[in-house]
C1' cells in the first nucleotide's frame, strides 16, 4: 500500500480441597476466563500442480495469460443515539484510536557462496575414504557430501599440501627520508567466547553471559534421602604478579527497552573519587642593588669563585587562602492558555500544527568575576674521562667501589666516596624493560663471494627463469581519461570554540587501493607469416699422454742356480742393529717374477673435472681449420634428479719385484711410542663391486657481447717468396708472460678480467661452541650429506706499513774467532760481595753495564747503625721584644756533653749629650727550624751502557686512500751516510772528519835556577865567560794522495814508488748524534708529594760498620836457577813541599831519634830509581824457594792504637812444586816485566791515578763463537724470541649430549561403555476439540503425548602408537670459562723433520 477481520468449540492456570518432602519443589481431585488453544466458512494477493503464447543474444531454475487444488483472523478502549431492541440509559449499531489476518514493497539487519590478500618451521613431503564427482532421497529460510543409498576413482601438494608451533583480524598506532619494520591498549568495524565438555528447545533472530537438559571439576545448603550456583557486566574481596582505581552520585543530558501516555528500567551513559600514568598550560616572583659583605670552596697567599647571587630599596599579585556575587549547558515530552488544520453527522472525542506561560541540573555554589592581606605557603633529579654540554680539592690505595662501549682504582684518581663549583632537564628527573631508527649490519629502493664469511669437485638435464631479426593481429601486463567504491574516527591543511594550549567542532584534501567503462599500442606477452647473423647438420683436412680392450719390448731392482774370488760388506753426522769363513759384498753367465716406462719432454699437448706418458693393433668420444649446401631460434642457465669423480679405505678372488702405514730392533735423547738406520705386514698391481671425499685450487660458477697493445709458443688456413725448407705479412682456435685504461681495502687482475653490461644457478651475514649434537637419508663398515641450540668472548680476520727477531740469505767490521804472549780458575794473604751471626754488624750498587764499586783512605771524629745518658724555638738561618758592646778567663759536678757559681772588660758611627744605629752575645714568645726518614716508578742535574758503532733526522717536492715511502736505495769506494757515478728528487741539520791538547822533525825569539863546544878555573858548570848544543816555552814551518807508475768509468779511490823526521786519519788524548735500558743516584746537590715534630730532630760516652762454618769477584805474593841471597857499579820521567819538604852531621841492627842548613822552589828538598850490568854463592830440595801465622821486643802518628793502625828487629817458617771444567787481557814502544811519583791523609795503600826503564811473539784467514752496521726475505712477534703459543692431566664452576628408566602434557588408530538430546520407529501404552459409525455413551479413524527399541554421540575406560617437556643412577662423552698448577714443545723464522 492492497484486501479482509464471518461463525463456532473444547480445555487449563490462578483459586479451592487433600497429600509427599528438611528444603528445592511436587502429586491427585475439582471450578473458571481470554487478544491463550482448536475446527468450520470465505480468498484480493499467495503457495503448489497443469496448459501455455508473443518477443528474443538474453526471463527456460518456465514469463504474460488461463485452469485446478490448498491455506487466515481477535478483539480492546473511548465517544454518540439518526435508524432497530429494551429504554434513566444501555445493547446491536455508528464513529475514532489501538489491535488481529493474507499479500506485496522499501529500509534495516542477518545467512550462504566466491576472487585476491593475510605468520614461523622442510630437522613436517606426501595427504585424503564422505575423501573428489554423479544419480536418487533426506534436511535447511536457502545452495551444497550438509546427511544418506548406489555408482565412478577421483581431489590436494615443492607457487609448500599434510603435520606442528604461534596468533583474534582490520581501520589504525609507534618508528622511519622513504621503502619498510614492530605492534593491534583506548576509539570504531568484524569474529570468537561466557566454569569445562556435549545438546537441543523457544523464537523473526540463539544452539542463548545474568535461559533449559545432561556429564565433569569446584563452592555452598542438607534432616544424608536430596538440592542450589556460575562477576571474561559495574563496583568490591581473595590469590597471582614488577604492576593497574571507588562496594561513589544521577538518570539532569545523549542513547536504548517497554508503554497510548504519564512514566518505569538502564553500573550503557553523564559526572565525581584515586594514581605526575601521559599530553597541555601556569606558578614558586619582578626591577634595582659592589663595601664585589659574611660564610663556604680553592689558592702560586697576590687572589679567584659562589656572585647581582644575598642583604637592602622599589614594585606586582598568577596559583593557593578567606569573603561576596554567580552562569551556560534546558529543550523536547507532558501540563496549561490561545489559535488553526484533519477524521467525523458532531460545537463529543481523537490526531496534528503554531504561539505564549509555568515545571525539570547529578556534577555544584562548580566555571567565572570582584574584594582582602601577603614575597609571604610552593624545586627537585641526573650528570661533569672520551663518545657528550659541564673541574677542582680532600679521602681511599687493584681495597672500597664504578662501568652503556672503551675502560678507571696498585699513594699526587677531572672515571671510586664526599665537598665546592659547573652542565642539562624541570614538577619532574634518572634507572630498568620493550619497539623502530641510526644498521646500506638481510641490501626491492640498497651489499657481497681470488686472499676478509661466501663459487656446489665436474658435467648432463626435467620443471622454472631469460631469450635473435621483419611484418600483421589481439590487448593479459603497461599507460591515459572517466566513473563507482575506498565507513566514521585517526593523519595533513584551512577555519572556528573552550582566556592560550592540550582537547573539541566544521570544511577541504588525502586514504598511494580495488572494481567497471572508454581509449593508446612503443615495450613484454599471446598468435599468424617470413628471415638468417645465434644454434645445429653436411663435405674435406690435419693435431693430440682423450677413453676402452688385446698384444708386445728393452733397461733396472730383487730372488734363485752355477762359476771366479776372499774378508769384509752395508749404513750414518758418527755408530749400531743387519748380511758374511756354512764363503757375503764384488765380478761373469743363466733363469724366474712383478711393477714402472729413462732419453724424446717443452712455461708443450688432450680431457668437463678427477686425470692422461714405452711400442703395435682394434673399437670409440670431443675440439679445431677450410668450404659449397641444408634446417630455420631448434638457444642460454638450471632448484630437485641422474652420471662421472685423486688418494686412502672396505668386500670377494688373484698377484706380490720394488716401495712401505702398523710392528720389531739399533741409534739419538733428560725422555724419543718421532725425525736417522736395519728389517718388515697390510697396502700399492689386476678383475668385479662399494665408498663419494681432498689446499677436488686459478682458493676465481656457466654462457654471450664489448673494451689499447707487446712478446713467446701449440694446431690449422691464406698471401708473398723460394728448386725446396726457412724468414716475413695476415686470419681463426688454444696455452703462457708483460703491460695501458678501468677496477680493487690493498695485494693485484688486466681480450683466458678480478674491466663494462646482460641471463640464470649456487653460496655468505662477528669469533668460538661446530661442520658438532639430535632427527632424517645414504653406506658392509669407516663414515658421508643435511644441520642447530644452550653457553661464552669483544674481538676473530684480510691486505699493506714501520720495527724487532730468525738454529733465513748476501755484503762488511771489531783482540770477535784464528795465530801468539801473559794471566784468572788450585795455594796464602789483602780487599769487596753474598750468606750467616749480632744490641748493631748503617745505607746504596746486582749479567755484560754490582762485587780494590759510592769510599781520593771507618781507632775517636767521619757515622747515617746499636746501647746508655741528656736537650726541646733547638747545633746552624730569618723576623719581634728586652738586656748586655764584642770579648777574655777561674772554680765545682759529671763518663762526656750539659749544668751551676764567679772575675775582668767598654770599642765604632750619629746626636739636642739623653739616645738612636751597625755588628755581636744572652733571655722570652711564637711564626718556624731540622730530618743521610719514604718514593730515582713524581723529577732536575750528573753518570753508566749499546758505542767513537755510523748512524739519526728535517724542509720543500714527488709517490701512496693511508700508515708511510722517496731522499738515506743502487754500481764502486772508505775507518766513516767518507767520497764519487747514477737516480723524483733537490737541499739542509745533528753525528763522521777537521778545527783543540800532548808527542815525533825543524826555524825564529828568549837564556835563569837550565846548558858547556871552545878559553880560564874547581873536588864539583863550582866560578868567570858564552847561549853554539841540550833543554825550557812562546810563536811558526812541515804532510796535501802534492809528485811518478799501474789499476779503476779519463771518477772517487786503491796498489807500488820517490823524496821526507814523519805517508796516506803519523801515534795518543779530549770530544759520545737521535735514542735504548721506568739503567744508577732523593745518602753529593736541587726538588714535588707523603711522613716525624719532648722526636724519624739535636748533643754526648762507649760499642758497631773490622763478626766468621762457608760461597763468589778483584788483586798482591809465590811455587823458583831467564831464579834467590851477598857485594860492587850505571842510567829516568811525571810530580809534591810552609801547621810543609827537610840536607849535611851525630846516634840506633832497624823502624827511627837528635839536628836544623836550604827552600815560598828548572836554585833547596822528597830523591835511593829498580829491573839491567859485573863478581861471588846456592844446585833442584818444600830448599839459602816461599813468606803466611804466631811469640817476644820496639818505633812513629795521635787526647787515645784493647776491640781496631802502619812500620822495625829477633825468633817462628803454614799452604804452595804452575793449577779441572771453564775463562780474561793484549796487534808495538803494545803485551810482559821493573821501579818512581801523586791525590786522600795526624797516622794507615797489595787499591786508584799518573810516570818513565827494559822490551817481545803472532795475525794464514773470516768457516765457526760473540757483538755490531747495510740490503733483502719470512713472521701468528710489537712488553717486540727472556716473544708468541698448543694439547693431555689435576682442581673449581657453567651449560649441554647419550642414558636402564620414571613422570607429565597434547594428539591419535582400534575397541568397550553410552548421559542428555535431535532424528527414526505400520508393534505397546495413552489422547478433550476434528471426522465417521452406532447411538447418548461407546467404538473406530485422524492427531498429539509417553515408554521401549534403533542410529549418532560427550564424559569415561582398555590394549597400543606418536610428538613435546621435566627428571634420572650411570656414562664422564665432548665443550666453555677460570689464579703465577703438572708434563712436554706441536705451530709462528727454513720454528730447528717446511
Nucleotide at each position: 500500500g492492497c484486501a479482509g477481520u464471518g461463525g463456532g468449540g473444547a480445555a487449563u492456570a490462578a483459586c479451592c480441597a487433600a497429600g509427599a518432602g528438611a528444603a528445592a519443589u511436587u502429586u491427585u481431585g475439582g471450578c473458571u476466563a481470554a487478544u491463550a488453544c482448536c475446527g468450520c466458512a470465505u480468498a484480493c494477493g499467495u503457495a503448489c500442480a497443469g496448459u501455455a503464447a508473443u518477443u528474443u543474444u538474453g526471463a527456460a531454475a518456465g514469463u504474460a495469460a488461463c485452469u485446478g487444488u490448498a491455506g487466515a483472523a481477535a478483539g480492546a478502549a473511548u465517544g454518540c443515539c439518526u435508524c432497530u431492541c429494551c429504554u434513566u440509559g444501555g445493547a446491536a449499531g455508528c464513529a475514532u484510536u489501538c489491535g488481529c489476518u493474507g499479500c506485496a514493497u522499501g529500509a534495516u539487519g542477518a545467512g550462504c557462496c566466491u576472487g585476491c590478500g593475510g605468520g614461523g618451521c622442510a630437522u613436517u613431503a606426501g595427504c585424503u575414504u564422505g575423501a573428489u564427482g554423479g544419480u536418487g532421497g533426506g534436511g535447511u529460510a536457502a545452495u551444497g557430501g550438509c546427511c544418506u543409498a548406489c555408482c565412478a576413482u577421483g581431489g590436494c601438494u615443492u607457487c609448500g599440501a599434510u603435520g606442528u608451533c604461534u596468533a583474534g583480524c582490520g581501520g589504525a598506532u609507534u618508528u622511519g627520508a622513504g621503502a619498510g619494520a614492530a605492534u593491534g591498549a583506548u576509539c570504531c568495524g568484524c569474529c570468537a567466547c561466557a566454569c569445562u565438555g556435549g545438546g537441543a528447545c523457544u523464537g523473526a533472530g540463539a544452539c542463548a553471559c545474568g535461559g533449559c537438559c545432561c556429564a565433569g571439576a569446584c563452592u555452598c545448603c542438607u534432616a544424608c534421602g536430596g538440592g542450589a550456583g556460575g562477576c571474561a557486566g559495574c563496583a568490591g574481596u581473595g590469590g597471582g604478579g614488577a604492576a593497574u582505581a571507588u562496594u561513589g552520585c544521577g538518570c539532569a543530558a545523549u542513547g536504548g527497552a517497554c508503554g497510548a501516555a504519564a512514566g518505569u528500567c538502564u553500573g550503557a551513559c553523564g559526572c565525581a573519587g584515586c594514581a605526575a600514568u601521559g599530553c597541555c598550560g601556569c606558578g614558586u616572583g619582578a626591577g634595582u642593588g659592589a663595601g664585589g659583605a659574611a660564610g663556604g670552596a680553592u689558592u702560586u697567599c697576590g687572589g679567584u669563585u659562589u656572585g647581582u647571587a644575598a642583604a637592602g630599596c622599589u614594585c606586582u599579585g598568577u596559583c593557593a587562602a578567606u569573603g561576596u556575587g554567580g552562569a551556560a549547558a534546558a529543550a523536547c515530552a507532558g501540563c496549561u492558555a490561545a489559535g488553526g488544520g484533519u477524521c467525523c453527522a458532531a460545537u463529543a472525542g481523537g490526531c496534528c500544527c503554531u504561539u505564549g506561560g509555568a515545571c525539570u541540573g547529578a556534577g555544584g555554589g562548580u566555571a567565572c568575576a570582584c574584594a582582602u592581606a601577603a614575597a609571604g605557603g610552593a624545586a627537585g633529579c641526573a650528570c661533569c674521562g672520551g663518545c657528550u654540554a659541564a673541574c677542582u680539592u680532600c679521602g681511599u690505595g687493584c681495597c672500597a667501589g664504578c662501568a652503556g662501549c672503551c675502560g678507571c682504582g696498585g699513594u699526587a684518581a677531572u672515571a671510586c666516596g664526599a665537598a665546592g663549583g659547573g652542565u642539562g632537564c624541570a614538577a619532574g628527573c634518572g634507572u630498568u624493560g620493550u619497539u623502530c631508527g641510526g644498521a646500506u649490519u638481510u641490501a626491492u629502493u640498497g651489499g657481497g663471494c681470488g686472499u676478509a664469511a661466501a663459487g656446489c669437485g665436474c658435467g648432463c638435464g626435467c620443471a622454472g627463469g631469460c631469450g635473435g631479426a621483419u611484418g600483421g593481429g589481439u590487448a593479459a601486463g603497461u599507460c591515459a581519461g572517466a566513473u563507482g567504491u575506498g565507513a566514521a574516527a585517526u593523519c595533513u591543511c584551512g577555519g572556528g570554540g573552550c582566556u592560550c594550549a592540550a582537547c573539541c567542532c566544521c570544511g577541504a584534501a588525502a586514504c598511494u587501493g580495488c572494481g567497471u567503462c572508454u581509449g593508446a599500442a612503443a615495450c613484454u606477452a599471446c598468435u599468424c607469416a617470413u628471415c638468417u647473423a645465434g644454434a645445429a647438420u653436411c663435405u674435406c683436412g690435419g693435431a693430440g699422454a682423450g677413453g676402452g680392450a688385446g698384444g708386445u719390448g728393452g733397461a733396472a731392482u730383487u730372488u734363485c742356480g752355477c762359476a771366479u774370488g776372499u774378508a769384509g760388506g752395508g749404513g750414518u753426522a758418527a755408530a749400531a742393529u743387519c748380511c758374511g769363513u756354512a764363503g757375503a759384498g764384488a765380478u761373469g753367465c743363466g733363469a724366474a717374477g712383478g711393477a714402472a716406462c729413462a732419453c724424446c719432454a717443452g712455461a708443450g699437448g688432450c680431457g668437463a673435472a678427477g686425470g692422461c706418458g714405452g711400442c703395435c693393433u682394434c673399437c670409440u668420444g670431443g675440439a679445431c681449420g677450410a668450404g659449397u649446401a641444408u634446417u630455420g631460434a631448434c638457444g642460454c642457465u638450471g632448484a630437485g634428479g641422474c652420471g662421472c669423480g685423486a688418494a686412502a679405505g672396505c668386500g670377494u678372488g688373484g698377484g706380490g719385484a720394488g716401495c712401505a702405514a702398523a710392528c720389531a730392533g739399533g741409534a739419538u735423547u733428560a725422555g724419543a711410542u718421532a725425525c736417522c738406520c736395519u728389517g718388515g705386514u697390510a697396502g700399492u698391481c689386476c678383475a668385479c663391486g662399494c665408498c663419494g671425499u681432498a689446499a677436488a685450487c686459478g682458493a676465481u660458477g656457466u654462457g654471450c657481447a664489448c673494451u689499447a697493445g707487446a712478446u713467446a709458443u701449440g694446431g690449422g688456413g691464406g698471401g708473398u717468396a723460394u728448386u725446396g725448407a726457412c724468414c716475413c705479412c695476415u686470419u681463426c682456435c688454444g696455452u703462457a708472460u708483460c703491460g695501458g685504461a678501468g677496477c680493487u681495502a690493498a695485494c693485484g687482475c688486466a681480450u683466458u678480467a678480478a674491466g663494462u653490461g646482460c641471463a640464470c644457478c649456487g653460496c655468505c651475514u662477528g669469533g668460538g661452541g661446530a661442520g658438532u649434537a639430535c632427527g632424517g637419508c645414504c653406506g658392509c663398515a669407516a663414515g658421508g650429506c643435511u644441520a642447530a641450540a644452550a653457553c661464552u668472548c669483544a674481538a676473530a680476520g684480510g691486505a699493506a706499513u714501520u720495527g724487532a727477531c730468525g738454529g733465513g740469505g748476501g755484503c762488511c767490521c771489531g783482540c770477535a774467532c784464528a795465530a801468539g804472549c801473559g794471566g784468572u780458575g788450585g795455594a796464602u794473604u789483602a780487599u769487596g760481595u753474598g750468606g750467616u751471626u749480632u744490641a748493631a754488624u748503617u745505607c746504596g750498587a746486582a749479567g755484560c753495564a754490582a762485587c780494590g764499586c759510592g769510599a781520593a783512605g771507618a781507632a775517636c771524629c767521619u757515622u747515617a747503625c746499636c746501647u746508655g745518658g741528656g736537650u726541646u724555638u733547638g747545633a746552624a738561618a730569618u723576623c719581634u721584644g728586652g738586656a748586655g758592646a764584642a770579648c777574655c778567663u777561674g772554680c765545682c759536678c759529671g763518663a762526656a756533653g750539659a749544668g751551676g757559681c764567679g772575675g775582668g772588660g767598654u770599642g765604632c758611627c750619629u746626636u739636642u749629650a739623653u739616645u738612636g744605629g751597625a755588628a755581636u752575645u744572652c733571655c722570652a714568645a711564637g711564626a718556624c727550624a731540622g730530618g743521610u726518614g719514604c718514593u730515582g716508578c713524581a723529577u732536575g742535574g750528573c753518570c753508566g751502557u749499546c758505542g767513537u758503532c755510523a748512524g739519526c733526522u728535517c724542509g720543500u717536492g714527488u709517490c701512496g686512500u693511508g700508515a708511510g715511502a722517496u731522499g738515506u736505495u743502487g754500481g764502486g769506494u772508505u775507518a766513516a751516510g767518507u767520497c764519487u757515478c747514477g737516480c723524483a728528487a733537490c737541499g739542509a741539520g745533528c753525528g763522521c772528519a777537521a778545527c783543540c791538547c800532548c808527542u815525533a822533525u825543524u826555524g825564529u825569539u828568549a837564556g835563569u835556577u837550565g846548558c858547556c863546544a871552545g878559553c880560564a878555573u874547581u873536588a864539583a858548570g863550582u866560578u868567570g865567560g858564552g847561549c853554539a848544543c841540550u833543554c825550557u816555552a812562546a810563536u811558526g814551518a812541515g804532510a796535501c794522495u802534492g809528485c811518478c807508475u799501474g789499476g779503476g768509468c779519463u771518477a772517487a779511490c786503491c796498489a807500488g814508488g820517490a823524496g821526507g823526521a814523519a805517508g796516506g786519519u803519523g801515534g795518543g788524548g779530549a770530544c759520545g748524534a737521535c735514542g735504548u735500558c721506568a739503567g744508577g743516584u732523593c745518602c753529593u746537590c736541587a726538588u714535588g708529594g707523603c711522613c716525624c715534630u719532648u722526636a724519624u730532630a739535636c748533643c754526648c760516652a762507649g760499642g758497631g760498620c773490622u763478626a766468621c762454618a762457608c760461597a763468589c769477584g778483584u788483586a798482591a805474593u809465590a811455587c823458583a836457577a831467564u831464579g834467590g841471597c851477598c857485594g860492587g857499579u850505571a842510567c829516568a820521567g811525571c810530580g809534591g813541599g810552609a801547621a810543609g819538604c827537610g840536607a849535611a852531621c851525630c846516634u840506633g841492627u832497624g823502624a827511627g831519634g837528635g839536628g836544623g842548613a836550604g827552600c815560598u822552589a828548572a836554585u833547596c828538598u822528597c830523591u835511593a830509581a829498580a829491573a839491567a850490568c859485573c863478581g861471588g854463592u846456592c844446585u833442584c830440595a818444600g830448599u839459602c824457594c816461599g813468606g803466611a801465622u804466631u811469640g817476644g821486643a820496639g818505633u812513629c802518628u795521635g787526647c787515645a792504637a784493647c776491640u781496631c793502625g802502619a812500620c822495625u828487629c829477633c825468633a817462628u817458617g803454614a799452604a804452595g812444586u804452575u793449577g779441572g771444567a771453564a775463562u780474561c787481557g793484549c796487534u808495538a814502544g803494545u803485551a810482559a816485566u821493573c821501579g818512581u811519583g801523586g791525590a786522600u791523609c795526624a797516622g794507615c795503600a797489595c787499591g786508584c791515578c799518573a810516570c818513565g826503564g827494559u822490551g817481545a811473539a803472532u795475525a794464514c784467514g773470516u768457516u765457526c763463537c760473540c757483538g755490531g752496521g747495510c740490503c733483502u726475505u719470512g713472521u701468528a712477534c710489537a712488553c717486540a724470541c727472556c716473544g708468541c703459543c698448543c694439547g693431555u692431566c689435576a682442581c673449581a664452576c657453567c651449560a649441554u649430549g647419550g642414558g636402564a628408566g620414571u613422570u607429565g602434557a597434547c594428539c591419535u588408530u582400534a575397541c568397550c561403555u553410552g548421559a542428555a538430546g535431535u532424528c527414526g520407529u505400520g508393534g505397546c501404552c495413552u489422547u478433550a476439540a476434528c471426522c465417521a459409525g452406532u447411538u447418548u455413551a461407546c467404538u473406530g479413524g485422524a492427531u498429539g503425548g509417553g515408554a521401549g527399541c534403533g542410529c549418532c554421540u560427550a564424559c569415561g575406560g582398555u590394549c597400543g602408537g606418536g610428538u613435546c617437556g621435566a627428571u634420572g643412577a650411570c656414562u664422564g662423552g665432548g665443550g666453555g670459562u677460570g689464579a703465577a698448577g703438572u708434563c712436554g714443545u706441536a705451530a709462528c723464522a727454513a720454528g730447528g723433520u717446511a

The RNA shown here (small-subunit ribosomal RNA) has 1394 nucleotides and comes from a metagenome. Its Rfam family is "Bacterial small subunit ribosomal RNA".